[in-house]
């Protein structure tokens, strides 16, 4: 310089062929214990890296871009 992979909740990662944004853990509140660990319920928590664009709707397609891996020169 040139290919390809990744970027989603605080962490780790699902969502796959465009329509309801999830799970574990972790946080919070309640229960239950004599309390502490540990067991349930319940809840908060997302400009999906960024900036356009396509479409009646984009995490998902398309440009262009940062940033980490990796391979080629």
């Nucleotide at each position: 310089g040139g290919g390809g992979c990744a970027a989603u909740a605080g962490c780790u990662c699902a969502u796959c062929u465009g329509g309801g944004a999830g799970a574990g853990c972790g946080c919070a509140u309640c229960c239950a214990u004599g309390g502490c660990a540990u067991g349930g319920a319940u809840g908060a928590g997302g400009u999906g890296g960024c900036g356009g664009g396509u479409u009646c709707g984009a995490g998902c397609c398309c440009c262009g871009u940062u940033u980490g891996c990796u391979c080629c020169a």
Annotation
This is a predicted structure of a 73-nucleotide RNA (transfer RNA) from an uncultured Bacillales bacterium. The sequence was found in a public genome assembly. It matches the Rfam family "tRNA".